[in-house]
RNA sequence: CAAUCCGAAUCAAGGCUGAGGAGGAGUUUGAGUGAGGUGUGAGAAUACACGAGCGGCGGACGGCUGAGUAACGCGUAGGAACGUACCCUGAAGUGAGGGAUAAGCCCGGGAAACCGGGUCUAAUACCGCAUAAUCUCCUCGGAGGAAAGCAUUUAUGCGCUUUAGGAGCGGCCUGCGUACGAUUAGGUUGUUGGUGAGGUAAAGGCUCACCAAGCCGAUGAUCGUUAGCUGGUCUGAGAGGAUGAUCAGCCAGACUGGGACUGAGACACGGCCCAGACCCCUACGGGGGGCAGCAAUUAGGAAUCUUUCGCAAUGGGGGAAACCCUGACGGAGCGACGCCGCGUGCAGGAGGAAGGCCUUCGGGUUGUAAACUGCUUUUAUCGGUGACGAUUAUGACGGUAGCCGAAGAAUAAGGACCUGCUAACUACGUGCCAGCAGCCGCGGUCAUACGUAGGGUCCAAGCGUUAUCCGGAAUUACUGGGCGUAAAGAGUUGCGUAGGCGGCAUAGUAAGCAGAUAGUGAAAUGAUGCGGCUCAACCGUAUGCCCAUUAUCUGAACUGCUAAGCUAGAGCACGAGAGAGGUAGCUGGAAUUCCAGGUGUAGGAGUGAAAUCCGUAGAUAUCUGGAGGAACACCGAUGGCGUAGGCAGGCUACUGGCUCGUUGCUGACGCUCAGGCACGAAAGCGUGGGGAGCGAACGGGAUUAGAUACCCCGGUAGUCCACGCCGUAAACUAUGGAUGCUAGCUGUUGGCCGUAUCGACCCGGUCAGUAGCGAAGCUAACGCGUUAAGCAUCCCGCCUGUGGAGUACGGCCGCAAGGCUAAAGCAUAAAGGAAUAGACGGGGAUCCGCACAAGCGGUGGAGCGUGUUGUUUAAUACGAAAGUAAGCGUAGAACCUCACCAAGGCUUGACAUCUCGGGAAGGACUCCGAAAGGAGACUGUGCCUUCGGGAACCCGAUGACAGGUGUUGCAUGGCCGUCGUCAGCUCGUGUCGUGAGAUGUUUGGUUAAGUCCAUCAACGAGCGCAACCCUUGUGGCUAGUUGAAUUUUUCUAGUCAGACUGCCUCGGUAACGGGGAGGAAGGAGGGGAUGAUGUCAGGUCAGUAUUGCCCUUACGCCUUGGGCCACAGACACGCUACAAUGGCCGGUACAAAGAGCAGCCAACCCGCGAGGGGGAGCAAAUCUCAUCAAAGCCGGUCCCAGUUCGGAUUGUAGGCUGAAACUCGCCUGCAUGAAGUUGGAAUCGCUAGUAAUGGCAGGUCAGCACACUGCCGUGAAUACGUUCCCGGAUCUUGUACUCACCGCCCGUCAAACCAUGAAAGUCGGGGGCACCCGAAGUGUCGACAUUAGUCGAUCCUAAGGUGAAUUCGAUGAUUGGGGUUAAGUCGUAACAAGGUA
Repeated sequence: CAAUCCGAAUCAAGGCUGAGGAGGAGUUUGAGUGAGGUGUGAGAAUACACGAGCGGCGGACGGCUGAGUAACGCGUAGGAACGUACCCUGAAGUGAGGGAUAAGCCCGGGAAACCGGGUCUAAUACCGCAUAAUCUCCUCGGAGGAAAGCAUUUAUGCGCUUUAGGAGCGGCCUGCGUACGAUUAGGUUGUUGGUGAGGUAAAGGCUCACCAAGCCGAUGAUCGUUAGCUGGUCUGAGAGGAUGAUCAGCCAGACUGGGACUGAGACACGGCCCAGACCCCUACGGGGGGCAGCAAUUAGGAAUCUUUCGCAAUGGGGGAAACCCUGACGGAGCGACGCCGCGUGCAGGAGGAAGGCCUUCGGGUUGUAAACUGCUUUUAUCGGUGACGAUUAUGACGGUAGCCGAAGAAUAAGGACCUGCUAACUACGUGCCAGCAGCCGCGGUCAUACGUAGGGUCCAAGCGUUAUCCGGAAUUACUGGGCGUAAAGAGUUGCGUAGGCGGCAUAGUAAGCAGAUAGUGAAAUGAUGCGGCUCAACCGUAUGCCCAUUAUCUGAACUGCUAAGCUAGAGCACGAGAGAGGUAGCUGGAAUUCCAGGUGUAGGAGUGAAAUCCGUAGAUAUCUGGAGGAACACCGAUGGCGUAGGCAGGCUACUGGCUCGUUGCUGACGCUCAGGCACGAAAGCGUGGGGAGCGAACGGGAUUAGAUACCCCGGUAGUCCACGCCGUAAACUAUGGAUGCUAGCUGUUGGCCGUAUCGACCCGGUCAGUAGCGAAGCUAACGCGUUAAGCAUCCCGCCUGUGGAGUACGGCCGCAAGGCUAAAGCAUAAAGGAAUAGACGGGGAUCCGCACAAGCGGUGGAGCGUGUUGUUUAAUACGAAAGUAAGCGUAGAACCUCACCAAGGCUUGACAUCUCGGGAAGGACUCCGAAAGGAGACUGUGCCUUCGGGAACCCGAUGACAGGUGUUGCAUGGCCGUCGUCAGCUCGUGUCGUGAGAUGUUUGGUUAAGUCCAUCAACGAGCGCAACCCUUGUGGCUAGUUGAAUUUUUCUAGUCAGACUGCCUCGGUAACGGGGAGGAAGGAGGGGAUGAUGUCAGGUCAGUAUUGCCCUUACGCCUUGGGCCACAGACACGCUACAAUGGCCGGUACAAAGAGCAGCCAACCCGCGAGGGGGAGCAAAUCUCAUCAAAGCCGGUCCCAGUUCGGAUUGUAGGCUGAAACUCGCCUGCAUGAAGUUGGAAUCGCUAGUAAUGGCAGGUCAGCACACUGCCGUGAAUACGUUCCCGGAUCUUGUACUCACCGCCCGUCAAACCAUGAAAGUCGGGGGCACCCGAAGUGUCGACAUUAGUCGAUCCUAAGGUGAAUUCGAUGAUUGGGGUUAAGUCGUAACAAGGUA
């Protein structure tokens, strides 16, 4: 655009949009032709490659792993009955034939794996024939029995068959060696051997039939557990011990189990069949698989690599070769996993920088380290060149190693440790916490131990930790240990097996032994020399060694063996002897008990004391008679006998052993002894007797907190006998047996000899026993020491830290009780022996002390004072705690003190130093306030000066600092208490001992004394004792104030003398002691000061000092008030008393020692008095306190009472001090008038001028004293003595104690945790047995086919199933004991005489 159909609208102008047409330029596209080039496809031929198939050789090597295996598996040395493809050598042969079949082609089945049918075809595939021996078989006659060709350059080469050798390799056999367990002791039936057969490459029970009954085992069979073996590796001086990665040799295995096939070789890692477990595919019918090859993945685990390159080298397989294959191998990668080498710089450099850390604040250290200056470049980086390994070719490693050049200190240091062992130290933090730790151990407020930092030490590309092995470890002991008490001698020997060891001399042998020669002992490793990578590690080469073993020859001292001997060992005979030796029987007296009887009367018995008990129903006592059982006084002993246990009146019988002596005989016959047999106290068991005494259990009485005990009264088993078991003891000499050797002395038992004699006595010798002491020697020491624990030999038994444990399980024995054998887990750093020094003892001996006793006076009861506890409180400040705190710090709390509490205030501070600014300092005033203080106003201006300022003082500011009665006395100094004025504590040298240590220092005397004397392996010395000092007592001398005075005298001060056991006597060696004289004083005259080494972590940080820590507008400082003074109870120290030895009143006498100036304070006056006034004197022998001491003495009164005792308490009135007297002082007057009438249990002081009692003074202090410190007066009693209590000293003894008896320590129970035994059972594993079933497969037999084969049967058998036992492991309600654990309960068993040895 057209046609058809459906539906709707309708387009005129104009506009818009689009289509169509014509011309031209350019571009593009297409068609045709096309030299040549390229691609695809079909067919044919040839060559090559790849691939399927037939055939050959190799897949039995190489590579991996160590499950199994305790074995001819391995190592080593040998052997005979064998095989061997490929390789080498020799000999002979290789002739002539045949039939198939795969692949291919055509069909079919199945998902697949794969399978089936038909039809061709080849060979070095397969099969006959011929020939054949030095081959095989053989009845010795004979029989059987082979081959393959291909290529060619025609020279030949590679092959094939048979056979004989060789080399290497392999199979088999044997000797020796090669783990643990006896809580595995018997194993084995084809087992051991024989004959015959089968089978194999080969000997052989390898298999089968028959026969015999063997074989292995205590020199460890069998069984169980564990394990690949070796060369080697690690360690060690070695001998050994441990180990078996890498490399090398052998063996074994290939998912688990079984089996054969093929082949020269396999019973086969990447082959087959079957069964099983697991995984995968599937169409559900059925199939497939085996990394302990190289990588890789997953899981597990503390932990272990790249899905790499190459066949270049070396080697292997195939092949004629080219060549192919090779995760063998050669390389690279990852990992500090190991070994070796190298670097991260070198030299200079002090202001000893900064920073850090420490600090005694001076400094020290990091530290020549750094910075800085100069130099070098290994390594790393960049650039260039560039190998050996390979002879012609071929290089994965690799552009690697090496070499050259460049720039630049550039790219490069950590880990552990620092208490001792063990090299290396401080600070801070923490505060028995956090934590450390190999062992001991560190940490609780000053941590070289934890954590951090600084510093240091040791190693270093490493350093530490963990695990394992050897060493040290002589701690399994062969080299190379022990056994009296440390672990360890069986209870014992008789008998004694196996085994081990064995007297003198001869001959032989040659097993042990010795020598020589030869073989083996792989290589690697290790050792030494030399050499190659720059060195080294690494590698090469040479030499030597190696554990040994085998063979041959030789020797003959020793051992063994054989033969024949000897007498010293051993044994026998003969003659004597002693004895609790054993067994059996008989028998005796004393005593106990009981029974009967007599006499006789009230007790007996028992104990620390009692009671139970017996007794008036007549005990005990005593006498007579009887019964019964058990044990045997004296002798009697460190004595005797026995193998040990053990044995005791006497006699008899039987019997074992021993000793001595003399001669003879046998001729090594001996010693020891695993296993075995036997004996074996007491208790216990069984059966039957017996039963006097004693006496488990049990009953009762006591004791006691309890008392299942000790003590007492009874009493059953038992104790005794016979027979049978048990089989253990501190069965002990804690000491095995045998033999020999090595000084003695003494006692005793048995025998003999000599001498001597009257003698058997004495004396001497010897043998066998039994005791004491000792030489050498031994021993850790103690001790032993001819009876060895000495020196040697032989044999047996036993030990290896302690606890668990002489237990569990198993086995054997036993009637039982129980015995023998005998572990482990786990826990732990000691357990143990001997000796030493202490301390302690309900051990011993000696001695001392107001320790007891003898006395005197107190406390404990009362009231009050003071202190403490407790309680209370806002606070009642803190300390002291048995003795050794409690009238203590405190020698004196109203304020202060003062540290406590409440309230009000201050913040460089109340106080000190420094800096800065100001001001003299100071004085006095007003207001607020409880005060501290706050606010304000006034006055005053000093000293020195170089004129800047300075000194003292005050105010303000700043920060260093002040301050702390805050803490720690358990960080300390100093001081003190106590043992204790006790007599002790030590040292030097010497000696003894391994040592700690001892001796001295003990012993005998003596003393107050470790004082002195004597003795002594000790001799001396020190600190203590004593003395020196003070005081007092007597005398002399000198001096003297005071005093009214005193010459002597008194007093004060000083000095001297005196007392020394000097003298006499007695005792004694002496020291010394007793007595006496003289004397003031007599044996230290009295008193004081003086306190050894040490103990108590005693006391004090609050006297002061002080380390560390803590507070800093408060835990500091100031002020006011309160508190330390409270008040149920308890305790300690005192005062006053309870009265007549007294109270009260009056009179009267005599001290000492002190104190005093903000003081003592006189005379005098006032006051009842405290006191006041007053003012003299005195810095004190002068004055004062202070008139007086008081008790005492004289006189009076009271009359035994809650009083004329006692004075508390309270009221009231006063005084004093002081700012202040309420809390909260002291004193005085008057009044009041409590308890208390001599003190329970208990407890204290004192020995002479003491106790008791009386007063005085002082310090503190304003005041305050019943306390404290001093002083004088009056002035006793008693001491027999050391038994006892307490404390102490010395010697000795025991000890399990040593922070030391307030010690140590045991068991049950309760709690937590750990490992383990038993247990109804449950679960699982191992091995064998019986039975059932039975794959694959070899062999055999049969059938069918006969080329191959198929099917059936059968023997054997893997796997599977069932059953009964066995063994191992896990688990199990419950249960048993065991172990461990800062502070649980009950008792007190043990250590001392442990309180009962």
A computed fold for a 1397-nucleotide RNA from a metagenome, annotated as small-subunit ribosomal RNA. RNAcentral holds the sequence, with entries from SILVA. Its Rfam family is "Bacterial small subunit ribosomal RNA". Gene Ontology terms of the family: ribosome and structural constituent of ribosome. The prediction has a mean pLDDT of 83.